[in-house]
RNA sequence: CGCUCAUCAAGAGGGGCAGAGGGAAACGGCCCGACGAAGCCCCGGCAACCAGCCAGCGAUCUACCUGCGCUCGAAAGCGUCGCGCUGGUCAUGGUGCUAAUUCCGUCCCGCGGCGAAAGUCGACGCGGGAGAGAUGAGGA
Numbered sequence: 001c002g003c004u005c006a007u008c009a010a011g012a013g014g015g016g017c018a019g020a021g022g023g024a025a026a027c028g029g030c031c032c033g034a035c036g037a038a039g040c041c042c043c044g045g046c047a048a049c050c051a052g053c054c055a056g057c058g059a060u061c062u063a064c065c066u067g068c069g070c071u072c073g074a075a076a077g078c079g080u081c082g083c084g085c086u087g088g089u090c091a092u093g094g095u096g097c098u099a100a101u102u103c104c105g106u107c108c109c110g111c112g113g114c115g116a117a118a119g120u121c122g123a124c125g126c127g128g129g130a131g132a133g134a135u136g137a138g139g140a
Base pairs, nucleotide, nucleotide: 003138004137005136006135007134008133013043014042015041016040017039021032022031023030026106027105028104029103044098045097046096049094050093051092052089053088054087055086056085057084058083067080068079069078070077071076102132107129108128109127110126111125112124114122115121116120
């Protein structure tokens, strides 16, 4: 850098350095910022994606290497480890996050009232979806 899946309306800030921008990008809007932006560092906090732990359910052991245990052995079965799924738990580890819905809109669909002479158009409001983005997990 691109691929797959899940989530994105909740939640959580102080200090130091720094010194003018920031809210991903473009445009439009609306905000934040010298009562100190970005960035870096320290300490806290939030959350619970993954790991961990607990419970339940399920599948599998095929030609060879036939996980372990039990029944003398085989066959077969059962248990267990491991694997997958679901639920719960913890905050120990790996991330993440810590203004505003991912700040809002841009593309598509639906609804609403309004305006214009108009079953068409326009701006606006609401709802849904897509796209883009962010984060995690996985894969190559």
Molecule: SAM riboswitch aptamer (S box leader)
Organism: Solicola gregarius